SAM riboswitch aptamer (S box leader) from Mesobacillus subterraneus, 107 nucleotides, folded computationally. It was read from a public genome assembly, where an Rfam model found it.
RNA sequence: UUCUUAUCAAGAGAGGUGGAGGGAUAGGCCCUAUGAAACCUCGGCAACAGGUUCGAAACGAAUACUGUGCCAAUUCCUGCGGACAAUUUCUGUCUGAAAGAUGAGAA
Repeated sequence: UUCUUAUCAAGAGAGGUGGAGGGAUAGGCCCUAUGAAACCUCGGCAACAGGUUCGAAACGAAUACUGUGCCAAUUCCUGCGGACAAUUUCUGUCUGAAAGAUGAGAA
């Protein structure tokens, strides 16, 4: 990097360095000099995999010990399709996909 598969409405921030961007992409909307990204330190959240414990077993439960992950906004919302509602137009609700993110397995 590609493929398969599970999940994505919950949860969890302070300090230092740094200096203008960031929220994947396009549009919208938002965050940001009351300091963006990135890096570092400490802290926290969470049972995806492993471990351990309970259990006869479970596609059971408990536990942050290990490996990841994560800590503005539903994956911030919408992008493609379907159903319904409203309508001159703009639109709204529900839902499936696509894309993306993370874990696990494989090549």
The coordinates come from a structure-prediction model, not an experiment, and the mean pLDDT is 85.
It matches the Rfam family "SAM riboswitch aptamer (S box leader)". Its family is annotated with regulation of gene expression in the Gene Ontology. Rfam describes the family as follows. The SAM riboswitch is found upstream of a number of genes which code for proteins involved in methionine or cysteine biosynthesis in Gram-positive bacteria.
NCBI's taxonomy places the organism under Bacteria, Bacillati, Bacillota, Bacilli, Mesobacillus.